[in-house]
């Protein structure tokens, strides 16, 4: 040096909550706290997962306009609301892959 392990020492990150920031939301960033964790140090290449702002569609809902001879009823446009699908937005402490690395031990 390498390759393969992880008992010990020296250390090392920081689950969950809570506080504040940021953000449509998942989630991040700090402080304070430890559930863990040999890469629980980086990296969004591949698969999985969460989210739905914007965009699509649908109700025939609610509100209002325009049309049809009529206040009915129909067709239409538009705002709101609610569904439901979708990342261009996230999870590296989901998994695989990449890439650096601290002691020891064979």
């Nucleotide at each position: 040096g390498u390759g393969a392990u992880g008992a010990a020492a020296a250390g090392g990150c920081a689950a969950a909550u809570u506080c504040g920031u940021a953000g449509a939301a998942a989630u991040a960033c700090g402080a304070a706290g430890a559930c863990g964790c040999a890469a629980a140090g980086c990296c969004a290449u591949g698969g999985a997962c969460c989210u739905a702002a914007g965009c699509a569609u649908u109700u025939c809902g609610u509100u209002g306009g325009c049309u049809u001879a009529a206040c009915a009823g129909g067709g239409u446009c538009a705002a709101c609301a609610a569904a439901u699908g979708u990342a261009u937005g996230g999870u590296a402490g989901c998994c695989a892959g990449g890439u650096u690395g601290c002691c020891g031990u064979c």